[in-house]
RNA sequence: AAGGUGGGUUGUUCCGUCGCGGUCGAAAGACUGAGGAAAGUCCGGACAAGAAAGGGCAUCGCACUGCGGAAAGCGCAGGUAGGGGUAACCUUACGCCAGCCGUAACAGAAAGCAACCGCCCAGCAAUGGGUAAGGGUGAAAACGCGAGGUAAGAGCUCACGACGACGCGUAGCGAUACGCGACGGGUACGGCACUGCGACUUGCAAAACCAAAUAUACUGACAGAUGAGGGCUGCCCGUCCGAUGUUAGGGGGUAGGUUGCGAAGAUAAAUGGCGGAUUAAAACAGAAACCGGCUUACUUUCCCACCUUUUUC
Numbered sequence: 001a002a003g004g005u006g007g008g009u010u011g012u013u014c015c016g017u018c019g020c021g022g023u024c025g026a027a028a029g030a031c032u033g034a035g036g037a038a039a040g041u042c043c044g045g046a047c048a049a050g051a052a053a054g055g056g057c058a059u060c061g062c063a064c065u066g067c068g069g070a071a072a073g074c075g076c077a078g079g080u081a082g083g084g085g086u087a088a089c090c091u092u093a094c095g096c097c098a099g100c101c102g103u104a105a106c107a108g109a110a111a112g113c114a115a116c117c118g119c120c121c122a123g124c125a126a127u128g129g130g131u132a133a134g135g136g137u138g139a140a141a142a143c144g145c146g147a148g149g150u151a152a153g154a155g156c157u158c159a160c161g162a163c164g165a166c167g168c169g170u171a172g173c174g175a176u177a178c179g180c181g182a183c184g185g186g187u188a189c190g191g192c193a194c195u196g197c198g199a200c201u202u203g204c205a206a207a208a209c210c211a212a213a214u215a216u217a218c219u220g221a222c223a224g225a226u227g228a229g230g231g232c233u234g235c236c237c238g239u240c241c242g243a244u245g246u247u248a249g250g251g252g253g254u255a256g257g258u259u260g261c262g263a264a265g266a267u268a269a270a271u272g273g274c275g276g277a278u279u280a281a282a283a284c285a286g287a288a289a290c291c292g293g294c295u296u297a298c299u300u301u302c303c304c305a306c307c308u309u310u311u312u313c
Base pairs, nucleotide, nucleotide: 001309002308003307004306005305006304007303008302013277014276015275016274017273018272020033021032022031023030024029035284039295040294042293043292044291045290047203048202049201050200059199060198061197062196063195064078065077066076067075068074079094080093081092082091083090084089095194099192100191101190102189103188116135117134118131119130120129121128122127143161144160146158147157148156163184164183166181167180168179169178170177171176207259208258209257210256216251218249219248220247221246222245223244229241230240231239232238
C1' cells in the first nucleotide's frame, strides 16, 4: 500500500419564513413535537380483566459451564466435539443412557447376536465343526500395528498407540484439561422414553370511574270494573276495546366524558414545505399503552485491535 476479520462511532445542526398536533394563556403569544431501528410482532416482563382450594397426569417450551439480568428462544466470558477459511476469525451441536426402536434401498454371506470364497480339523465321501489373518461386495466390514500363541486363527495374551466410562493426583469457581492407575471391545449415531426447570387464558379496542335521551327489573305513593287508560278525533259528545295507568325513587347497560396516558401522543389522522449557511445531508424508514431483548433493513465518514500478501528500511 492493497485485500480482509472483529468491535465501536455517526444517523445532522443553525437561521429566516409559511403551516400542523399538544400544553399553558382572556388574547397576543410562549414552550414543545419520531427512530436506531419507531419495523417484524419473534421472546420475556410490568400492568389489567376473567378463571382458579391444594396436588398430580397429559401437552408444549427450554437444556455444556460461570457471571450478569426482574425474566427471556437475552448478553458477556469460557469448555468439549464437528464444519468453513492461508489466517485474523466465522459457524453448528451440547441434560441422561436403566429400557425400547431405528440406521433405509442397491451390492454383499453378514450393516449392530457376521462364515460366500479361502484357511484349519474330522470324515472314503456327503457333510459336520473351528476360524474374521487373506479375497470379494460396499459410502462404510467390526480398534491400529508388531510380537507371542495356535491345527488354522482371533484382544486369545503382551508392548506401544487410539477410544470409552471409572478411581486418584494436579490446575480451574466450574464445564473441563493434563498425568498416573486399573478396567472394557464390534467402544458409533439418531429417535422415543426418562430427568430437571418453566408455562392458567386473553391483551391498553386490556381495564376502571362518572353518566344523558329512550325503554325499564325492583320499591313506594296515588287513581282504577261505581271503568283507569286506549282506538276513531283538532276539541266535546258518541261508539268500540277493557286492566292497568300516573308519579317519585332506583339498579344495570348505551351515547358521551374522564382515567389508564408518559418532557411527542390525540381521533386511525399532527410531527411538514421553501430559502440560506455548515465540504456533503444522502439510505432504511415513520410513534398509537409501556419497558427489556432478539431479528431484519440501511447512509456517510471516522476510530481501535488483529490477519494475509507485496514493497521499502

This is a predicted structure of a 313-nucleotide RNA (Bacterial RNase P class A) from a Bacteroidales bacterium. Rfam family: Bacterial RNase P class A. Rfam classes the family as a ribozyme. Rfam links the family to the GO terms ribonuclease P activity, dimeric ribonuclease P complex and tRNA processing. The sequence is in RNAcentral, with records from ENA. Its mean pLDDT, the model's own confidence on a scale to 100, is 76. The organism belongs to Bacteroidales, within Bacteria. A source record names the gene rnpB.